[in-house]
This is a predicted structure of a 75-nucleotide RNA (transfer RNA) from Polynucleobacter sp. MWH-Loch1C5. The prediction has a mean pLDDT of 84. The RNAcentral record of the sequence draws on ENA.
RNA sequence: GGGCCUAUAGCUUAAUGGUAAAGCAGGCGACUCAUAAUCGCUUGAGUGCUGGUUCGAUUCCAGCUGGGCCCACCA
Numbered sequence: 001g002g003g004c005c006u007a008u009a010g011c012u013u014a015a016u017g018g019u020a021a022a023g024c025a026g027g028c029g030a031c032u033c034a035u036a037a038u039c040g041c042u043u044g045a046g047u048g049c050u051g052g053u054u055c056g057a058u059u060c061c062a063g064c065u066g067g068g069c070c071c072a073c074c075a
Stems, first nucleotide, its partner, number of pairs: 001071007010024004018055001026042005048064005
């Protein structure tokens, strides 16, 4: 320098253009002599950033940023 993949809650992942879901974690409660486990309820993200397309974008397009992989070049 070229190509590809990737970015969603504190963490791990869903969501094939129709208004973001679950597990773990956190809070409250039940159970227990108590703790753990288990069970119930509940809090939390508008999706890396900037634009574009669209009635509507996590999803499609462009650029940028971070991370990963491959190739080339230099030494």